[in-house]
Context: one part of a larger RNA
Molecule: small-subunit ribosomal RNA, 3' major domain
Organism: uncultured bacterium
RNA sequence: UGACGGGGGCCCGCACAAGCGGUGGAGCAUGUGGUUCAAUUCGAUGCUACGCGAAGAACCUUACCUGGGCUCGAAGUGCUAGUAGUAGAACCCUGAAAAGGGAACGACCCCGAUUUAUCGGGGAGCUAGCAUAGGUGCUGCAUGGCUGUCGUCAGCUCGUGUCGUGAGAUGUUGGGCUAAGUCCCGCAACGAGCGCAACCCCUAUUGUUAGUUGUCCCGACGUAAAGUCGGGACCCUCUAACGAAACUGCCCCGGAUAACGGGGAGGAAGGUGGGGAUGACGUCAAGUCAUCAUGGCCCUUACGUCCAGGGCUACACACGUGCUACAAUGGCAUGUACAAAGAGAGGCAAUACCGCAAGGUGGAGCAAAUCUCAAAAAGCAUGCCUCAGUUCGGAUUGCAGGCUGCAACUUGUCUGCAUGAAGCCGGAAUCGCUAGUAACCGCAGAUCAGCUACGCUGCGGUGAAUACGUUCUCGGGCCUUGUACA
Numbered sequence: 001u002g003a004c005g006g007g008g009g010c011c012c013g014c015a016c017a018a019g020c021g022g023u024g025g026a027g028c029a030u031g032u033g034g035u036u037c038a039a040u041u042c043g044a045u046g047c048u049a050c051g052c053g054a055a056g057a058a059c060c061u062u063a064c065c066u067g068g069g070c071u072c073g074a075a076g077u078g079c080u081a082g083u084a085g086u087a088g089a090a091c092c093c094u095g096a097a098a099a100g101g102g103a104a105c106g107a108c109c110c111c112g113a114u115u116u117a118u119c120g121g122g123g124a125g126c127u128a129g130c131a132u133a134g135g136u137g138c139u140g141c142a143u144g145g146c147u148g149u150c151g152u153c154a155g156c157u158c159g160u161g162u163c164g165u166g167a168g169a170u171g172u173u174g175g176g177c178u179a180a181g182u183c184c185c186g187c188a189a190c191g192a193g194c195g196c197a198a199c200c201c202c203u204a205u206u207g208u209u210a211g212u213u214g215u216c217c218c219g220a221c222g223u224a225a226a227g228u229c230g231g232g233a234c235c236c237u238c239u240a241a242c243g244a245a246a247c248u249g250c251c252c253c254g255g256a257u258a259a260c261g262g263g264g265a266g267g268a269a270g271g272u273g274g275g276g277a278u279g280a281c282g283u284c285a286a287g288u289c290a291u292c293a294u295g296g297c298c299c300u301u302a303c304g305u306c307c308a309g310g311g312c313u314a315c316a317c318a319c320g321u322g323c324u325a326c327a328a329u330g331g332c333a334u335g336u337a338c339a340a341a342g343a344g345a346g347g348c349a350a351u352a353c354c355g356c357a358a359g360g361u362g363g364a365g366c367a368a369a370u371c372u373c374a375a376a377a378a379g380c381a382u383g384c385c386u387c388a389g390u391u392c393g394g395a396u397u398g399c400a401g402g403c404u405g406c407a408a409c410u411u412g413u414c415u416g417c418a419u420g421a422a423g424c425c426g427g428a429a430u431c432g433c434u435a436g437u438a439a440c441c442g443c444a445g446a447u448c449a450g451c452u453a454c455g456c457u458g459c460g461g462u463g464a465a466u467a468c469g470u471u472c473u474c475g476g477g478c479c480u481u482g483u484a485c486a
Base pairs, nucleotide, nucleotide: 001486002485003483004482005481007480008479009478010477011476012475013474015470016469019433020432021431022430023429026324027323028322029321030320031319032318033317034315035314042053043052064310065309066308067307068306069305070304077131078130079129080128081127082126083125088105091102092101093100094099108123109122110121111120112119113118134299135298137297138296139295143293144292145288146287147286148284150282155194156193157192158191159190160189161170162169163168174185175184176183200276201275202274203273205244206243207242208241209240210239211238214234215233216232217231218230219229220228221227247270250264251263252262253261254260326426330385331384332383333382334381335380336379342373343372344371347366348365352361353360354359392423397418398417399416400415401414402413403412439462440461441460442459443458444457445456
């Protein structure tokens, strides 16, 4: 100087407390451990691994296993030699394919010569050889890059000066204050940098500009409802570009006359308005050699490469994360209302018709404020069920079908009928959340032929309860103290 303390003081955080909803019990989905296996490819392992890399494992992917092939190789670069019935190649044979063997037919470009039909040389392609290639093989404890974490915590440092023999100190400590090393005051310090804040994006109010594909008005045609056409307007809604607006600016009180705090006015918004992006010096030899790059080591008729089939989906069991429930604030049936954000050409697909349905036929319109996906769901209205393992719950299984795809046995998803398991609110323990939040409800997208999505990333709808307080638990910040630790 740090680190640590079941030392002290001050302070903060869904850290506790106060509340609401869960997990831990059940079934299923998914990841992991273990076990098994020819193989169950590899990595991630307290917080910071375990719906993680994987935003799509039937083949492919694929890195694993079994079997069958190739050896200048699946792809690339350079050099040397050879090559016209050459390169290519319908077709045939073996084969699961890859591959191997045979084969009618059969070329191209440039230069020169010439009897216009050929010759000579070179190239391309092919063959052989060489230098290379190739490796998801090892080392993340040789590395770059990227990332997690402490932590969006308020800290981490430097120059000059001063003090100390020196390590170092001071500044950065102190008194207040703040979300903040934020600001004020003081002070052997005076300044400065990286962080904080602000500048950026979305959202809440409003003005100007713009007015189609959007909105509104009028007329005609036409309806059960819709709609179509024509004209007009941009007031409203909206769209999207530029502005305005919030700064403790104003008033009162407290405070040291300061910083600042409390209250009030006005205002769409008030003291960082709400949310996002943004992550200091560093820590964990943290993670990744399997995104990529890369040193070293290793393989080179194989640890490279091609193909078929299998596996990654196994199953006594253990754990994590979720979904669905155990019901009446509910289930079922019928009717009816209101979103936002997205996606669409090898695509989204309307009206219509067929089918109980999944879906099929067909194809209007739309590269989209125009058309389509598209039905929002919870909600509301009416009726049935009346507390039961039930009209709760839907696992499991049987049969019959639909769709995608070369192909659904291992191993896809969806529909209908039948079947109708566990489960009556969950031990010890444990998690999330402070407001448009939790909880409940649906919608969309990426990946994608299809989909094991209940995942993930977004979007809106309905919409709470509680916070006395900081003694205790966990984590963190500042000052101080002890130390046989560095």